Background: Transfer RNA from a pig gut metagenome, 61 nucleotides, folded computationally. Its mean pLDDT, the model's own confidence on a scale to 100, is 82. The sequence is in RNAcentral, with records from MGnify. Its Rfam family is "tRNA". The family's RNA type in Rfam is transfer RNA.

RNA sequence: CGAAGUGGCUCAAUGGUAGAGCAACGGUUUUGUAAACCGUAGGUUGUAGGUUCGAUUCCUA
Numbered sequence: 001c002g003a004a005g006u007g008g009c010u011c012a013a014u015g016g017u018a019g020a021g022c023a024a025c026g027g028u029u030u031u032g033u034a035a036a037c038c039g040u041a042g043g044u045u046g047u048a049g050g051u052u053c054g055a056u057u058c059c060u061a
């Protein structure tokens, strides 16, 4: 001087209800496991302030 911080992991989201894949859990299937299919849960968006009707988004530390 520059960049980044978002579920367990990897990443989206042009200031207007935070989503996806994998993982986890439950179910179907199988003699059983894996795979496949269906579903569920999981985020105070690193923290503290500021601007704004409204901030993941803009500004500061």
Base pairs, nucleotide, nucleotide: 008022009021010020011019016053024040025039026038027037028036047061048060049059050058